This is a predicted structure of a 542-nucleotide part of an RNA (large-subunit ribosomal RNA, domain I) from a Bacteroidales bacterium.
Its Rfam family is "Bacterial large subunit ribosomal RNA". Its family is annotated with ribosome and structural constituent of ribosome in the Gene Ontology. A reference for the family is Yusupov et al. (2001), "Crystal structure of the ribosome at 5.5 A resolution", Science.
Its mean pLDDT, the model's own confidence on a scale to 100, is 84.
Context: one part of a larger RNA
Formats: sequence, structure tokens, C1' cells
RNA sequence: AGCAAAUGGUGGAUGCCUUGGCUCUCAGAGGCGAUGAAGGACGUGACAAGCUGCGAAAAGCUGCGGGGAGGAGCAAAUAUCCGUUAUAUCCGCAGGUGUCCGAAUGGGGCAACCCUCCAGGCUGAAGGCCUGGAACCCUGGCGCAAGUCAGGGAGCAAACCUGGAGAACUGAAACAUCUAAGUACCCGGAGGAAAAUAAAACAAAAGUGAUUCCCAGAGUAGUGGCGAUCGAAAUGGGAACAGCCCAAACCGACAAUGUUUAGGCAUAGUCGGGGUUGUAGGACCGGCGUUAAUAUCAUGAAUACUAACUGGAACUACCUGGAAAGGUAGGGCAUAGAAGGUGAUACCCCAGUACAGAUCCGUAUUUAUGAUUAAGCUGGUAUCCUGAGUAAGGCGGGACACGAGAAAUCCUGUCUGAACCCGCGGGGACCAUCCCGCAAGGCUAAAUACUCCUGAGAGACCGAUAGUGGACUAGUACCGUGAGGGAAAGGUGAAAAGCACCCCGCACAGGGGAGUGAAAUAGUACCUGAAACCAUUUGCUU
Repeated sequence: AGCAAAUGGUGGAUGCCUUGGCUCUCAGAGGCGAUGAAGGACGUGACAAGCUGCGAAAAGCUGCGGGGAGGAGCAAAUAUCCGUUAUAUCCGCAGGUGUCCGAAUGGGGCAACCCUCCAGGCUGAAGGCCUGGAACCCUGGCGCAAGUCAGGGAGCAAACCUGGAGAACUGAAACAUCUAAGUACCCGGAGGAAAAUAAAACAAAAGUGAUUCCCAGAGUAGUGGCGAUCGAAAUGGGAACAGCCCAAACCGACAAUGUUUAGGCAUAGUCGGGGUUGUAGGACCGGCGUUAAUAUCAUGAAUACUAACUGGAACUACCUGGAAAGGUAGGGCAUAGAAGGUGAUACCCCAGUACAGAUCCGUAUUUAUGAUUAAGCUGGUAUCCUGAGUAAGGCGGGACACGAGAAAUCCUGUCUGAACCCGCGGGGACCAUCCCGCAAGGCUAAAUACUCCUGAGAGACCGAUAGUGGACUAGUACCGUGAGGGAAAGGUGAAAAGCACCCCGCACAGGGGAGUGAAAUAGUACCUGAAACCAUUUGCUU
């Protein structure tokens, strides 16, 4: 020096564990905000750096309810206090307080700061202090106006929804039509859902009867540099079902204008009645008939649900062991053998569970009273009404599964521009027959989409390089001018019983004894403690 074995050091893999995550299910909730939000700054404790809580009334104040021996958060220490049979701590509900910034709103501003005005108050006074008010926009009332009063808005928020605007990479094995895709991103708006919705629909000689969603139809019919692709509908089966209101004709009231023969008439306007559809309907003229269904709001009552919380069954002995829940033996309860804890594995030890009770705040349903609302059926047909710069057409675009195509249908930038019930639209160019419907006004629950959030639960999900980035002072430390990027880091023991005392040592380092403990090679650099790597001892070889 090499090799081997043993014993250690170093290191932190592995095993075991779980406070935390992940994905779902069923319910709930689906908003908060000028009565100042979301989010922050600064404060606030006896001592107080962080987190949490709270706001100058500051780890808290008040009321009501619960609870009952211990308490003053994480947090173990000291001090000082509070409480012990009911006014502690604690839990639930409802209030009070709530600095400054922030939509931020008196003006300004480099957020958490600076400076005003008006009214009232404090003061001898003040460049001082306290309280209240003072932004903008919209609507309405009053006012000649200036203005003033009242109501509303503004901002934030995870996804879902709707409207506006709208890419490129990519694919086409290149690329230009096309695709990606009406996707991403941006803007406006709303709700707990949104949107759509009550046939100018579909169909086809038979019929259906608003919308939405699911399954099939079907990767079909089609579309397409007929490339890459894109891609229906009828119909059938399900989920859920709900229908209505205006405009107009006509009648009336009001007030304005014009006109007149001064009785009125006409016109446009506001309001009320009336009326709402396609086998046409309504007005109008006639006949018959009706006092009550429905809906909303307010108040009261009942019922159900609902807070903290309350009651809630049944086991002992011996053995092993540090410890019994294990083993052995004999019992018990169960509308409770869910899960958890306890010195190893507990239905009967703890705390719970099934079940029963409590029931504030509140929610829902039913009901009573009051207010508002609230009727049709039929016969007639001369006249009147039934949504106009609309339908439709030309040009240019867009949407329809459909790329201009034979291209219907829908939307419209522009130019034209009907009929009006003896009417009008559609049935995929167009025409006829036939069939279906009635546009140019509006509203509408459910079935459907989503989950920032709350409660209960589940998992052939993870188990600390995994699972959230984050099991721990984590969006922290740290990096970056900034937008932004973004960690590492869990485990003594059943219990601190966390090593009194002695010794070595410069020592508050470290160690040796002693002691605790089942264990200290469990000593806080703490469960287990692999490998690389470093030593020591012994053996062999050179």
C1' cells in the first nucleotide's frame, strides 16, 4: 500500500407515521360595496420580533342564550390578575366601537400623506383641537334662473352566460383559398343561473304543435385548393313542461293649436277603457251572462327546518410486559360494532356514535285579515283596424354544416322600395297547383352551465424530491428597476421525567461518570438510520 472482516464517524436513503393536499358526491349559498367593499398601511399585549385577533372603546366592549372549573390565542417561561355554583375563560346569535389609505367622493398627492371652506362646540387667544357637512353622473320634485331636495349609480369578485371587437403559431407533410377559430386575448353588460322561447315553425299527401338539455339519427346527408378538413336536420326515445302582455280600430277625459255661423268642428299630444288573432281575429251592431278565481304586497298565527348546546347503553379477573386495548377465562350492551384518543391491537376506559331533546337569529309552507288586481259566451256582416323607410330588390360583406355555388333562409353598410285581408310570408334557384303559417312590438318558470365559498361525506388518490408553489413565520425568505420569478424546511419520549451532583477542559465548546427512562448508539445536530466517503482494530498478501 492493497484485500477482507469487525467496530465507529459522516450522510440522510428506506420503512413506519400525518397536522396538509388532490379528485369527487349530496345539500346550502351564489354575491360584497357611499350605512364606505375587496385589499392594505399603521397601531393594539406587563414584558411582544413573527403569526392570529382586534381598532384610540384596539388578543377586546354590550345584550340575550349556552356552559360550568378552571382561565388571561399560537406560546412551553416569569410577573400580575380573573374565576370556582354563577356576571371567569369559552361557545352561539344580535348589537356597539371601527385610526388612515383604497371606488375614495372637499382640493391636492410620490396610496396609507399635505392643505382648505361652511355650520356648531372647546379656549384668554392661536398657523390649535373636537363633531357634522362640502366629488361627479343619471332620474324625479320644487324653482324664471342660479340652485336645492330625494332616489339611484360608481368599485371588487373563481368559473359559468351574453353582446362588441378579434389574432397568430399550427395543419394542409411547402403555401395563398381553407385550417387553427369566432379559439386565445381585449372591452361592455347581467344573473344565480344566463341565453332562447309561444310558429310569417317543421313536414309531405300522413301529420306535429313555444324554448332548452341529453341519447340515437351520424361521422350519415352534405361542404371542401372535392385537399387538409368542416359537418347538419327531419324523425324517434328521454329530462322538464306554461303560457301571456302591448300597438291599432272604437269610446272617454284633459289640456294645446287652428278655425267658426260662438252651438261646435278639425289636428297632433297625454292619460284611462277596449283589444291581441290565421279552421283569421278584433272594432262596430244585437242577444245571453258574471261579484268571484288568480297574482303581488303588508300584518298576524300555525307547522316544518334551523345555533351554541343537553341526555345518551354495556367489563372484570389472571398472564406477559415499562405500559394492556394483546393472550386466557367468564360476562354485558346494541335504533349505538362510524371514525378518533388513551403507555402495543378497546362495541362495553375517554370522547363520541344510533336515537331523543333544545330551537335564538332566520328560512320555507299553509292559513286569516287588509290593500291593489281581477270575465266571458254567442249571432251578424255594409264599414274600420291588425306593427313601413318595413318586406323585397341591386351592389358590398357576414351568419347559416353549406367556401357564390343551381343557393333558398337570416343579419345589414349603401342605393332603391311594396301590398296591406279580394292581403302577405314560407315549403333550398324559379313558376304553377297544393300545403303550412301571419313578419316588421314586448315578457316568461322548469329541465341546462359553473364553484371564490359553507356543511356533511367518499376515494383499487398522494404520503414530505410525493401531494397544492406552500403539512413548518409561504406567495414567506431570496432574486429582479419593473412586469415578474420564487424556494428550502415535518417526526426525542408514554410522560420533559430535557441529565441534580462530581470530574477533564481556557470554556456558556465538547466529553467522562452519576442519575432519569423500557430504551440515551431515544440527549433537543434527538424514530428508523442504506450507500457513496473517512477512520480504527485484527487477519492475509506484497